The part of an RNA shown here (small-subunit ribosomal RNA, 5' domain) has 517 nucleotides and comes from an uncultured prokaryote. The full RNA is in RNAcentral, with records from ENA.
[in-house]
Context: one part of a larger RNA
RNA sequence: GAUUGAACGCUGGCGGCAGGCCUAACACAUGCAAGUCGAGCGAGAACGUCACUUCGGUGGCUAUUAAAGCGGCGGACGGGUGAGUAACGCGUGGGAAUCUACCUAGUAGUGGGGGACAACAGUUGGAAACGACUGCUAAUACCGCAUACGCCCAGGGGGGGCUUCAUUUAUGAACCUCUCGCUAUUAGAUGAGCCCGCGUAAGAUUAGCUAGUUGGUGGGGUAAAGGCUCACCAAGGCGACGAUCUUUAGCUGGUCUGAGAGGAUGAUCAGCCACAUUGGGACUGAGACACGGCCCAGACUCCUACGGGAGGCAGCAGUGGGGAAUAUUGCGCAAUGGGGGAAACCCUGACGCAGCCAUGCCGCGUGUGUGAAGAAGGCUCUAGGGUUGUAAAGCACUUUCAGUAGGGAGGAAAGGGUAGUAGUUAAUAACUGCUAUCUGUGACGUUACCUACAGAAGAAGCACCGGCUAACUCCGUGCCAGCAGCCGCGGUAAUACGGAGGGUGCAAGCGUUAAUC
Numbered sequence: 001g002a003u004u005g006a007a008c009g010c011u012g013g014c015g016g017c018a019g020g021c022c023u024a025a026c027a028c029a030u031g032c033a034a035g036u037c038g039a040g041c042g043a044g045a046a047c048g049u050c051a052c053u054u055c056g057g058u059g060g061c062u063a064u065u066a067a068a069g070c071g072g073c074g075g076a077c078g079g080g081u082g083a084g085u086a087a088c089g090c091g092u093g094g095g096a097a098u099c100u101a102c103c104u105a106g107u108a109g110u111g112g113g114g115g116a117c118a119a120c121a122g123u124u125g126g127a128a129a130c131g132a133c134u135g136c137u138a139a140u141a142c143c144g145c146a147u148a149c150g151c152c153c154a155g156g157g158g159g160g161g162c163u164u165c166a167u168u169u170a171u172g173a174a175c176c177u178c179u180c181g182c183u184a185u186u187a188g189a190u191g192a193g194c195c196c197g198c199g200u201a202a203g204a205u206u207a208g209c210u211a212g213u214u215g216g217u218g219g220g221g222u223a224a225a226g227g228c229u230c231a232c233c234a235a236g237g238c239g240a241c242g243a244u245c246u247u248u249a250g251c252u253g254g255u256c257u258g259a260g261a262g263g264a265u266g267a268u269c270a271g272c273c274a275c276a277u278u279g280g281g282a283c284u285g286a287g288a289c290a291c292g293g294c295c296c297a298g299a300c301u302c303c304u305a306c307g308g309g310a311g312g313c314a315g316c317a318g319u320g321g322g323g324a325a326u327a328u329u330g331c332g333c334a335a336u337g338g339g340g341g342a343a344a345c346c347c348u349g350a351c352g353c354a355g356c357c358a359u360g361c362c363g364c365g366u367g368u369g370u371g372a373a374g375a376a377g378g379c380u381c382u383a384g385g386g387u388u389g390u391a392a393a394g395c396a397c398u399u400u401c402a403g404u405a406g407g408g409a410g411g412a413a414a415g416g417g418u419a420g421u422a423g424u425u426a427a428u429a430a431c432u433g434c435u436a437u438c439u440g441u442g443a444c445g446u447u448a449c450c451u452a453c454a455g456a457a458g459a460a461g462c463a464c465c466g467g468c469u470a471a472c473u474c475c476g477u478g479c480c481a482g483c484a485g486c487c488g489c490g491g492u493a494a495u496a497c498g499g500a501g502g503g504u505g506c507a508a509g510c511g512u513u514a515a516u517c
Stems, first nucleotide, its partner, number of pairs: 001517004006513005013364006019357002021322001026320003030317003035073003040070002048061005080275003089200007098192002103188008111145001113143002120135006155180006163174004201247003208238003213235008250272004254265004277298005300311004328354001330353003336350001337348004367397004377388004401458001403453005411444001415439009461506005466487003472501005482489002
């Protein structure tokens, strides 16, 4: 000199863009953060309202509803943290013995049966959490069978009326068609698992380490190679090119500094890894050994009728604690993205915004011109003067920003209605695509921006002035009080302490401290 996730002191006008627990991976009150599908399935309220009424009620709408159950998909993403890890963990470059839901393209199929279990009803246990027994029932839930061996299939919805059946019509079924699914399989895409070369902190005041250890054969196991595991056999394997042990540490793209080489660092953003109260375990699933799933054990907290139960903010806010120190228990799904759904839509503390903080960077303002009687006052003096100083006052202007009032984009693409057209089809239904037109969705938001109004009106401090180092005098003090980054200053004329006047430097900041180059 540059820099910082900074803190402290004094001061503080506005805006834009960023950033904001570096410490206790300490403990957590409360609310929210993962649901969705009725176009898979059975069942199905109430408030309210309308009608009837024998005044007791009954029926319709509400209702393809709510709440719940079975079932499907998603809860393995997104979000947080850096405790552990010196390691194929990460980075980079290769490899072969693998899996991959949803998605894309292709091929083949989607036939016919059965028995349950929730919900529900009844009985019943318990303080509660939560159960137990009996009975009934549906499915894209479950289990057989067939389709030449083996494997294996599941149906749902919209529309139509040429035709057939049931039916008084309505309607239902068959049939036709469209569409979404399902099963098997081939390939792709995406994601993931595994192996290897090289690189990746310090200590030798750590020199020897190792029995599933190193290799082979065989069995097992995995999606997959492999001592991954087991039996037997052999006695190997690693190490001064630093094994083993100890300490420290998430790694990288990057960031800071530097002319570079290098040094330091790993906040925000992005990629990978690891973790989710501590330790262990598996289940389900395409994928987990699973932050807001399950089981066991430990510690802690809470409830209890003492028999037994409940919990996990390193999600977003917020609380206590620790600390020099780090924010709101805000608004919205309008946009982007994600999950579910055919869609409308629902959910989304991801995200978009707003709030707080000069924490940083950048921009703007706190007026402009004129004005010598060089006013008054202050300070100083050799008492003449000098300086503050064009500074002020005065005069003439301007109105950024802030204030008040009015106007006012863009972020909106979707979605819905109608019409046309193309595909499909028996079809001018329906569905899908495209076009046109109408309608229509904004948290931010009193938005950005523009216009008008008033008036210099509301807006400057901090550090320093002995040398390094830009900037000097007076008074007070008298080795005292004090200053100090280094040299050093202060013991009666202190440009070095304290105050004042003046000056210098930076400026909504300025200094100090800490840290890095």
Its Rfam family is "Bacterial small subunit ribosomal RNA". Its family is annotated with structural constituent of ribosome and ribosome in the Gene Ontology.